[in-house]
RNA sequence: CGAGUCGGCCGGACGGUCGCGACGCCUUCGGGCGCCGAGGAAAGUCCGGGCUCCACAGGGCAGGGUGGUCGGCAACACCGACCCGGGGUGACCCGCGGGAAAGUGCCACAGAGAGAAGACCGCCGGUCUCCGGAUCGGUAAGGGUGAAAGGGUGGUGUAAGAGACCACCAGCGUCCGGGGCGACCCGGGCGGCUCGGCAAACCCCACCCGGAGCAAGGUCGAAAGGGAGUCGCUUGCGGCUCCUGCCCGAGCGCUCGAGGGCUGCCCGCCCGAGCUCGGGGGUGGACCGCACGAGGCCGCUGGCAACAGCGGUCCCAGAUGGAUGACCGUCACUGCCUCGGCAGUACAGAACCCGGCUUACAGGCCGGCUCGUCCC
RNA sequence: GCCCCCGUAGCUCAGGGGAUAGAGCAUCGGUUUCCUAAACCGUGUGCGGCAGUUCGAUUCUGCCCGGGGGCG
Numbered sequence: 001c002g003a004g005u006c007g008g009c010c011g012g013a014c015g016g017u018c019g020c021g022a023c024g025c026c027u028u029c030g031g032g033c034g035c036c037g038a039g040g041a042a043a044g045u046c047c048g049g050g051c052u053c054c055a056c057a058g059g060g061c062a063g064g065g066u067g068g069u070c071g072g073c074a075a076c077a078c079c080g081a082c083c084c085g086g087g088g089u090g091a092c093c094c095g096c097g098g099g100a101a102a103g104u105g106c107c108a109c110a111g112a113g114a115g116a117a118g119a120c121c122g123c124c125g126g127u128c129u130c131c132g133g134a135u136c137g138g139u140a141a142g143g144g145u146g147a148a149a150g151g152g153u154g155g156u157g158u159a160a161g162a163g164a165c166c167a168c169c170a171g172c173g174u175c176c177g178g179g180g181c182g183a184c185c186c187g188g189g190c191g192g193c194u195c196g197g198c199a200a201a202c203c204c205c206a207c208c209c210g211g212a213g214c215a216a217g218g219u220c221g222a223a224a225g226g227g228a229g230u231c232g233c234u235u236g237c238g239g240c241u242c243c244u245g246c247c248c249g250a251g252c253g254c255u256c257g258a259g260g261g262c263u264g265c266c267c268g269c270c271c272g273a274g275c276u277c278g279g280g281g282g283u284g285g286a287c288c289g290c291a292c293g294a295g296g297c298c299g300c301u302g303g304c305a306a307c308a309g310c311g312g313u314c315c316c317a318g319a320u321g322g323a324u325g326a327c328c329g330u331c332a333c334u335g336c337c338u339c340g341g342c343a344g345u346a347c348a349g350a351a352c353c354c355g356g357c358u359u360a361c362a363g364g365c366c367g368g369c370u371c372g373u374c375c376c
Numbered sequence: 377g378c379c380c381c382c383g384u385a386g387c388u389c390a391g392g393g394g395a396u397a398g399a400g401c402a403u404c405g406g407u408u409u410c411c412u413a414a415a416c417c418g419u420g421u422g423c424g425g426c427a428g429u430u431c432g433a434u435u436c437u438g439c440c441c442g443g444g445g446g447c448g
Base pairs, nucleotide, nucleotide: 001372002371003370004369005368006367007366008365009364010363012331013330014329015328016327017326018325020037021036023034024033025032026031039347043358044357046356047355048354049353050352051213052212053211054210058267059266060265061264063209064208065207066206067205068082069081070080071079072078083097084095085094086093087092098204099203103202104201105198106197107196120143121142122139123138124137125136126135127134128133151169152168153167154166155165156164170194172191173190174189175188176187177186178185179184217288218287219286220285225244226243227242228241229240230239231238232237233236246280247279248278249277250276251275252274259271260270261269262268295314296313297312298311299310300309301308302307332345333344334343335342336341337340377447378446379445380444381443382442383441386401387400388399389398394431404418405417406416407415424440425439426438427437428436
């Protein structure tokens, strides 16, 4: 210098004017002042938690999820390190990465044969022969089909062959020794000679999982209707006060128990006087939950790291499901053209909160490492 | 807020690991007719997208995109 790989960050800046919302203070109640006001994804809602309620009594079945090991974390399907397999010259990347000798199932087409399999061609032997071959048998070394034909190479052996036998190598099982917390790795002995793939097919194994969701949930208030009292008069209507919290119809049930909870089912346990359907009417308000949290930043310590501990410092959106904007000036970047003007500034926007994953994102900055070429 | 379902030809739907993905209607061409319709014959077109598992994916898995529905 070129090519590549991994990680982190920014994602318009500064000043001014006007406007919008929350909070605090002041107020002559008109407003004024101060301060704060979107994100790395606020998104998808794919996982995991906090919080709240379901009378916190559970057990079994079903269902769902996870899946190398060790660690981190409140927890996870997340993160870190390592192991194994695959790819790359390399930095590095990818892996839903338990079990296929527990069982069942599938392996299309092609091919003779797709499971502890198989004689189509070939090879070899017998018989026949019209000498072209036919037929019976042996054979998995060679050819052919296929994604896959089931150990490989060399030798012995044989009619031809074959783990039939032998040596080495690969792989499987088992035993021993060593290393590692472990997944696993290294070395040696023995064994039958070899055992296909698919579990993102059913399934088996191990571990985990109660349900609902801030419209959770709590407090206060209002109203329709009914009842009682009282007042007024037009004598069956209206006003006021108090109590209750609506009215009508049908069905089932009130300890011989409807219905409900443990959220799918069963057992078991518990609550239990109301429940279901139809019609009509009323309200559709306020406050809490709710903005201090597994919180942000800086430093030190421990750890390879994820992360943890300690110390200091900061307060940082929040609603009527509704604020967070516009303009001007200078600068930055990009585009266009008449060369000094114009236009634009990615993806996208909180709604109970938090940790992740995934997806979208104009442009730009920084750092680690690898390979190639050249020079010193 | 919490969930569920669907996406296959122009339209309505089958197919749930294996053949050239089918059916009805529609389109187009032909036969018939003086012309049209009907009828008959023929024809083209497609698995929402990207990855993964597998020898092989419309089908199985993950993530997106689009549409529809339910409860409160």
Source information: Predicted 3D model of RNase P RNA and transfer RNA as a complex of 448 nucleotides. The coordinates come from a structure-prediction model, not an experiment, and the mean pLDDT is 78. Rfam match: Bacterial RNase P class A. Its family is annotated with dimeric ribonuclease P complex, tRNA processing and ribonuclease P activity in the Gene Ontology. About the family: Ribonuclease P (RNase P) is a ubiquitous endoribonuclease, found in archaea, bacteria and eukarya as well as chloroplasts and mitochondria. Its best characterised activity is the generation of mature 5'-ends of tRNAs by cleaving the 5'-leader elements of precursor-tRNAs. Cellular RNase Ps are ribonucleoproteins.